Source information
This is a predicted structure of a 72-nucleotide RNA (transfer RNA) from an uncultured Clostridia bacterium. Model confidence (mean pLDDT): 81 of 100. It matches the Rfam family "tRNA".
RNA sequence: GCCCGUAUAGUCUAGUGGUUAGGACAUGGCCCUCUCACGGCUAAGACAGGGGUUCGACUCCCCUUACGGGUA
Numbered sequence: 001g002c003c004c005g006u007a008u009a010g011u012c013u014a015g016u017g018g019u020u021a022g023g024a025c026a027u028g029g030c031c032c033u034c035u036c037a038c039g040g041c042u043a044a045g046a047c048a049g050g051g052g053u054u055c056g057a058c059u060c061c062c063c064u065u066a067c068g069g070g071u072a
Base pairs, nucleotide, nucleotide: 001071002070003069004068005067006066007065010025011024012023013022018055027043028042029041030040031039048064049063050062051061052060
């Protein structure tokens, strides 16, 4: 250089064009406890960036960026 793949919250992960974008850990608040831990309830937090197709895009297409794999 060329080809292929991946990118969703602080971390890991699900998501078949119409979902309130789901779950786990972590974090905050409350309860429990003399206190801590454990446990229970609850809250906040995410679609890498740009463009296109479509009535409608996390989802399909193109480019860019980052990472990974293959290849003389």
It was read from a public genome assembly.